[in-house]
Molecule: transfer RNA
Organism: Oscillospiraceae bacterium
């Protein structure tokens, strides 16, 4: 230099042949339970999906470009 994969909540990930307010587990906070703690149960907050642009009525999802990380290769 070229090729491939990945980038979504604090962490680990799902969602990706376009469609209604973007989800789960763990973690955090509040409550219930308990003599207390843990466990268990219920609830709440937290993201506008790596940056920018394009297509479309509509984009996390498709296209272009850039960035970061990992891998392959001369």
């Nucleotide at each position: 230099g070229c090729c491939c994969a990945u980038a979504u909540a604090g962490c680990u990930c799902a969602g990706c042949a376009g469609g209604a307010u973007a989800g789960a587990g763990c973690g955090g906070c509040c409550g219930c339970c308990u003599c207390c703690u843990a466990a268990g149960c219920g609830g709440c907050a937290g993201g506008c999906c790596g940056a920018g642009g394009g297509u479309u009525c509509g984009a996390a999802u498709c296209c272009c470009c850039c960035u970061a990380u990992g891998g392959g290769u001369g």